Model confidence (mean pLDDT): 83 of 100. Small-subunit ribosomal RNA from an uncultured bacterium, 1394 nucleotides, folded computationally. The sequence is in RNAcentral, with records from ENA and SILVA.
RNA sequence: UUAGAGUUUGAUCCUGGCUCAGGACGAACGCUGGCGGCGUGCCUAACACAUGCAAGUCGAGCGGGGACUUGGGAGCUUGCUUCCGGGUUCUAGCGGCGGACGGGUGAGUAACGCGUGAGCAACCUGCCCAUUACAGGGGGAUAGCCUUCCGAAAGGGAGAUUAAGACCGCAUAAGACCACGCUUCGGCAUCGAAGAGAGGUUAAAUAUUUAUAGGUAAUGGAUGGGCAUGCGUGACAUUAGGUAGUUGGUGAGGUAACGGCUCACCAAGCCGACGAUGUCUAGGGGAACUGAGAGGUUGAUCCCCCACACUGGUACUGAGACACGGACCAGACUCCUACGGGAGGCAGCAGUGAGGAAUAUUGGUCAAUGGACGGAAGUCUGAACCAGCCAUCUCGCGUGCAGGAUUACAGCCCUAUGGGUUUUAAACUGCUUUUAUAAGGGGAUAAAGUCAGGUAUGCAUACCUGUUUGCAGGUACCUUAUGAAUAAGGAUCGGCUAACUACGUGCCAGCAGCCGCGGUAAUACGUAGGGGGCGAGCGUUGUCCGGAAUGAUUGGGCGUAAAGGGCGCGUAGGCGGCCUGGUAAGUCUGGAGUGAAAGUCCUGCUUUCAAGGUGGGAAUUGCUUUGGAUACUGUCGGGCUGGAGUGCAGGAGAGGUAAGCGGAAUUCCCGGUGUAGCGGUGAAAUGCGUAGAGAUCGGGAGGAACACCAGUGGCGAAGGCGGCUUACUGGACUGUAACUGACGCUGAGGCGCGAAAGCGUGGGGAGCAAACAGGAUUAGAUACCCUGGUAGUCCACGCAGUAAACGAUGAAUGCUAGCUGUUUGCGAUAUACAGUAAGUGGCUAAGGGAAACCGAUAAGCAUUCCACCUGGGGAGUACGCCGGCAACGGUGAAACUCAAAGGAAUUGACGGGGGCCCGCACAAGCGGAGGAACAUGUGGUUUAAUUCGAUGAUACGCGAGGAACCUUACCCGGGCUCGAAAGUUAGUGACGGACUUGGAAACAGGUCUUCCCGCAAGGGCACGAAACUAGGUGCUGCAUGGUUGUCGUCAGCUCGUGCCGUGAGGUGUCGGCUCAAGUGCCAUAACGAGCGCAACCCCUGUCGUCAGUUGCCAUCAUUAAGUUGGGGACUCUGGCGAGACUGCCGCCGCAAGGUGUGAGGAAGGAGGGGAUGACGUCAAAUCAGCACGGCCCUUACGUCCGGGGCGACACACGUGUUACAAUGGAUGGUACAGAGGGGCGCAAAAGGGUGACCUGGAGCAAAUCUCAGAAAGCCAUUCCCAGUUCGGAUCGGAGUCUGCAACUCGACUCCGUGAAGCUGGAUUCGCUAGUAAUCGCGCAUCAGCCAUGGCGCGGUGAAUACGUUCCCGGGCCAUGCACUCACCGCCCGUCAAG
Repeated sequence: UUAGAGUUUGAUCCUGGCUCAGGACGAACGCUGGCGGCGUGCCUAACACAUGCAAGUCGAGCGGGGACUUGGGAGCUUGCUUCCGGGUUCUAGCGGCGGACGGGUGAGUAACGCGUGAGCAACCUGCCCAUUACAGGGGGAUAGCCUUCCGAAAGGGAGAUUAAGACCGCAUAAGACCACGCUUCGGCAUCGAAGAGAGGUUAAAUAUUUAUAGGUAAUGGAUGGGCAUGCGUGACAUUAGGUAGUUGGUGAGGUAACGGCUCACCAAGCCGACGAUGUCUAGGGGAACUGAGAGGUUGAUCCCCCACACUGGUACUGAGACACGGACCAGACUCCUACGGGAGGCAGCAGUGAGGAAUAUUGGUCAAUGGACGGAAGUCUGAACCAGCCAUCUCGCGUGCAGGAUUACAGCCCUAUGGGUUUUAAACUGCUUUUAUAAGGGGAUAAAGUCAGGUAUGCAUACCUGUUUGCAGGUACCUUAUGAAUAAGGAUCGGCUAACUACGUGCCAGCAGCCGCGGUAAUACGUAGGGGGCGAGCGUUGUCCGGAAUGAUUGGGCGUAAAGGGCGCGUAGGCGGCCUGGUAAGUCUGGAGUGAAAGUCCUGCUUUCAAGGUGGGAAUUGCUUUGGAUACUGUCGGGCUGGAGUGCAGGAGAGGUAAGCGGAAUUCCCGGUGUAGCGGUGAAAUGCGUAGAGAUCGGGAGGAACACCAGUGGCGAAGGCGGCUUACUGGACUGUAACUGACGCUGAGGCGCGAAAGCGUGGGGAGCAAACAGGAUUAGAUACCCUGGUAGUCCACGCAGUAAACGAUGAAUGCUAGCUGUUUGCGAUAUACAGUAAGUGGCUAAGGGAAACCGAUAAGCAUUCCACCUGGGGAGUACGCCGGCAACGGUGAAACUCAAAGGAAUUGACGGGGGCCCGCACAAGCGGAGGAACAUGUGGUUUAAUUCGAUGAUACGCGAGGAACCUUACCCGGGCUCGAAAGUUAGUGACGGACUUGGAAACAGGUCUUCCCGCAAGGGCACGAAACUAGGUGCUGCAUGGUUGUCGUCAGCUCGUGCCGUGAGGUGUCGGCUCAAGUGCCAUAACGAGCGCAACCCCUGUCGUCAGUUGCCAUCAUUAAGUUGGGGACUCUGGCGAGACUGCCGCCGCAAGGUGUGAGGAAGGAGGGGAUGACGUCAAAUCAGCACGGCCCUUACGUCCGGGGCGACACACGUGUUACAAUGGAUGGUACAGAGGGGCGCAAAAGGGUGACCUGGAGCAAAUCUCAGAAAGCCAUUCCCAGUUCGGAUCGGAGUCUGCAACUCGACUCCGUGAAGCUGGAUUCGCUAGUAAUCGCGCAUCAGCCAUGGCGCGGUGAAUACGUUCCCGGGCCAUGCACUCACCGCCCGUCAAG
């Protein structure tokens, strides 16, 4: 001393990008703001600058001048002028020193610029220090001043005169300098140092208060610089070659000094893949931020170095400059001008404009620190120290503390008589006083320094006394007084991420860092209440690091996710076997020097704490040098044979190149035979053929390819290689161990090879065949299919250089269990068996992997080298360059855009993929629908309204099992408003009945009559003012409950434990057989279990038993009649039982089970029918059956009444009825049911009417009476194929019944009328047996009925199923997938609009 999270999916694992949480800032913006300490503050326009200040000083260098003062003299107008002096003070000029420091900025610079280390034997250094020596004597000028001239000004010219520590000779002079030879010593190549000798050259300045301060020469030191150098210090190779003073030499010049620094001559070098040159970017470092570190990023403030000073250039002066506040020239700009000319340079401090998101005062003081000058006092100093402004950073403090509840009021929320929360929060009581306000006191920074005097010693210094010096500032700090008094906000609350409710809004307004929120119940928008986190700040934006192991040295990868070069040879480079000796470059270790200070870290001290300040230490991982060590690496020797190679002996092979040869087949040509077709396809057509095709036989030509052998067989580096023979030739392997002795591996650039297509030139051309033509297919068909057909395919030479050039797997070496094939060798007698070597396949251990998989031919464990990758799209595109004849290849971006793109595996769904199986699914049949008329429902249209809902299957004779009023929800009109109904509380006594007025009615009013029960209290009933509850078929079935449809009565759907898998998940539930069935059996990492299936329930079919009225009647009696007596036998009724289980037999089968015209049985393999509907799907249906959340209406969207509408009608569809006729119609006669209904009812007999019906009323709450006649059928008669004796619509007339009322709008009856329709296109529905078909009967609803509908009942009663290819639906298994909203999916291109 190392933290993760969100986001790709239905879910999973992985890869991978994007995003977030942290820290930092010279910041900016928004809202807010009490105080103090310490810092910081133009990042943009090195843009332009008004104004002031920022470098002067010295009179102890010089002459002169001014002012004041004073002494003396002269003149005289007695207070003025002038002369000669003294003192104080100022200083324009000459002169000296300083203006090369300090201060600013980062434009330029990729460089010895900077950093670090070492060097100069190739150098300089004012002021300072030490030492030695010296300072003699002269000269001529010049500024100033004066006179004068020019100019607007800036400024300049001329003349005269003058001084110096200014300037110039002369003298003196060395250990200085120059040249000469000698001696000694040293080193680093040229060389250097010391000594003595002789020759030549060179100096000075004075001032004064006599104390000093200066001057000259020389040597040394110190300080500061100059130069050269090792190493380090950006990006781009889509910048690969650069260079003529270039590289070196000789000589000269120049410089403080070396040097092509410059020049003359000579040579032709020099730099570069270890990246020259070019382009772009950039001041560098100490350090700062971040990070666990390694790193990454940065270079504000402070310190060091560099560069620059409006832009460019140049030198002068000087110790030092090529000089920020000096000079000259050029340029741009600004200003002045008398137009002739001039002036200027804030990247100094303030300040202004401009630019910009953005950065301060035209402040104070030289008191301190430091600097310049001066002997000093001192002067100057926008350096500096202070103050001002800014929450810009950071540190500290405060805005109070304690008590205080029936937890008040208000707010907000809720399940709302009440509770929760804000909340001990407040009020209130007590306490404190930092801060604030007021008053008072008040130290340090300075016992420093200056000046004067004194003491000590020789100077100088030290000490003493006195005097004097503070901008900040009367500040910090301290004390006292007053009083909770003066002081809280901003962002946030869907997940990440701590923090939730209400209202508003309604894919709008808006939010958003990522995922994503918002389309009427938003914890995601806006507001409010509440909460969590920070706090004088809080958020946002920008940038950097982190997280990111997401460029991976530490610390990644490359078969399928991005990524192995197409393959070889090989250069540079990298890496390299065994033994031994030397060396010591790397490496390790000790010492020395350096690594400035500040900073960082540790530690001590100090501001009351902290930040801050300060002392010490560590660290600064580096560089240089030196002593030592020698395992490893390097290097130099010596040796070895295991790596590598050679030799010798072998066998195998489509290895390569060239030449020759061969047969089969296709096509074409010639000839013969022969006749009508051939060919082709899913079917055809184009095409060929009577001018003789195709077929067949013979002959010939030509080109291309080599059947069988042939094999997860062989060879090759890869591409690739296949008839046979010959020649030349490469490689691998085995055996042997004679030879060499590490000669090896890899390989950036480079060179070569490199399928097919393509290109060039010349050949060749049988078959095939892009393009092209024709025929088909098709909506089209520039395709797939067919008939033709050119390049090309073939050969030679040359180019091209790419492929899914794949094992999607680079090369080399070693190591790590096995089993089983196969090729070629080896040893051995051997074809056996085993072994061994090199290949080539399969399955696996360990191990690896995200998984699938790989597994000695690794994708395992290691080493070496090379290539390549870093989200998807844009894009292998553009530009540039290189190559190419071209086609094109190689190299290879960015803008912009997305929150993913992707790999493997999982569950489903799906497939015009596969296997198995089922269903009236098809097929086989029977009858219908679709055509007609009518009924009914729907759409549409219409309407004042035609109320609403249901809409593929799964709406449409559905909700509705019955719309004339009512129903009724719709429309028109008229009314009511606590309301039409119900409940509670006063009060009244009626309510009701009869009559009556207005009105369409509702309603409003009038007259007469009038309460009940109870002893009482009170109760019942009705009216009724006021009030509390109303009411809504208004919306949302996508807020819901409940109920229902459908898949589907399909056989499925799951769980526990275990096991497998990182996981989603799998297993079980799979497999075989079987079943109607996940039914059962067997097998089995599964063993069990649940919901479904089946069974249990009901009806029906047979029998038994019990019971016997209203049912029944065989026997007996009786009657018109089971009418009555009687009877329980039978039928029947309805209770209880029996019966069927593949139980028995044969055959098949392991079993389960199957099968049989089997036996028995009423019934046989589920006997028939019903009820019963798993997990779930369709946001399926229903807020109008009911219930219910939310929203909406309240003199109306509520409610009452009258009338109308729901019944409309050009049309379209669904479901039905009746038909079209003779298996029929009509007329007459005649037979047989079952199940139901009946009191506001069913109604008999009898009578009337043609009839509907009427009159009538026996009987019956029903096995008793009644509806009630069943019909088809059967027996007769008639019709004779026709729009009819079929069919009955429509219409006319007359009636019946129900009902307050049949006009809109009822049913029925009779008479008359007599429409369409002669069996129905495409298509489509139902049904597998008591079924279809056909015939009638009943019931619910209901006054009546639009019922031909629905629900039941019985009568008569068939046909067919070969079979599972196909259509539809479903189940199981395995498979593919880019689908998972799940194929009505996903998705691509074009076009149009925006």
It matches the Rfam family "Bacterial small subunit ribosomal RNA".